[in-house]
């Protein structure tokens, strides 16, 4: 000087996931002060349920019988697929694999849609994600009312224009 890796402090980004104060215990400090965890109690932000009024009110495959010129329709048996809610995480396409089929699974490139550093917008050029998890047969909207949540994850932090804001220093 470089690269990497852990710890800590002050900041930042993603999420709704924060902010203030009592009161107790611990830590630091001569003293002021500071910090950490608990309880409580305000405030913020976010979810769900819940009328009226509107709105909606089931589907595909297989076999067999019947009716038919044919399409088809009826019945009956057996398979498949309920439905919803957090979130940005949608959808179809092709490929392997189960299966007579409906349909399940697992990959691939794409996508609806989403993040990117004081905020907004505009203009230039980039990088990412495109998952998961819950309810338990049940919930369209929905005022009053009831109820719950403030967890996790990081090192992504380009350049230029206008506005507006903070904050250090003089």
């Nucleotide at each position: 000087g470089u690269u990497c890796u852990u710890u800590c402090a002050c900041g930042g980004c993603u999420u709704a996931a924060g902010c203030c104060g009592u009161c107790g215990c611990c830590c630091c400090u001569u003293c002021c002060u500071g910090g950490g965890c608990g309880u409580c109690g305000g405030c913020a932000c976010g979810g769900g349920g819940a009328a009226a009024c509107c709105a909606a009110c089931u589907u595909c495959c297989c076999c067999g019988a019947u009716c038919g010129c044919a399409a088809g329709a009826u019945c009956g048996g057996g398979g498949a697929c309920g439905g919803g809610g957090c979130g940005c995480a949608u959808g179809g396409c092709c490929g392997c694999g189960g299966g007579c089929a409906a349909c399940c699974g697992c990959g691939g490139a794409c996508u609806a849609g989403g993040u990117c550093a004081c905020c907004u917008u505009c203009c230039a050029g980039g990088a990412c994600c495109g998952a998961g998890c819950c309810c338990g047969u049940c919930a369209g909207c929905u005022a009053a009312c009831c109820u719950c949540g403030u967890c996790g994850g990081c090192a992504u932090u380009u350049g230029g224009a206008a506005g507006g804001g903070u904050g250090a220093u003089c």

Predicted 3D model of a 170-nucleotide RNA (c-di-AMP riboswitch aptamer (ydaO/yuaA leader)) from an uncultured Opitutia bacterium. Its Rfam family is "c-di-AMP riboswitch aptamer (ydaO/yuaA leader)". Rfam's curators write: This family represents a conserved RNA structure found upstream of the ydaO and yuaA genes in Bacillus subtilis and related genes in other bacteria. The ydaO/yuaA element is thought to act as a genetic 'off' switch for the ydaO and yuaA genes in its native state. It is believed that the element may be triggered during osmotic shock leading to activation of ydaO, a predicted amino acid transporter gene, and members of the yuaA-yubG operon which code for KtrA and KtrB K+ transporters. The sequence was found by an Rfam model in a public genome assembly.